[in-house]
RNA sequence: CUCCGAGAAAGGCAAACCGGGAGAAAGUUCGGGACGCAAAGCCGUGGAUCUAAAGCUCAUGUUAGGGUGAUGAUUGCCAGGCUGCUGAG
Numbered sequence: 001c002u003c004c005g006a007g008a009a010a011g012g013c014a015a016a017c018c019g020g021g022a023g024a025a026a027g028u029u030c031g032g033g034a035c036g037c038a039a040a041g042c043c044g045u046g047g048a049u050c051u052a053a054a055g056c057u058c059a060u061g062u063u064a065g066g067g068u069g070a071u072g073a074u075u076g077c078c079a080g081g082c083u084g085c086u087g088a089g
Base pairs, nucleotide, nucleotide: 004089012037013036017032018031019030020029021028035076041082042081043080045079046078047077048074049073050072055068056067057066058065
């Protein structure tokens, strides 16, 4: 110096759930809250998954409805890229 990494120290993040905001929804954000996390820091780049508004389309007796549709999301699903605290063994 590199890899693994602890019932270690310091500090960090925060699932479910509850309340408020904006959103068509998925999901997100703020506050509370802790199931967990050594990258649960950052990037939606590839895969995977979720949603389906506009648009297109089908049906119908006007309304309501079905299909399709990512330009919307998830990094706490898996890869990849960038960065990073500590250090028993």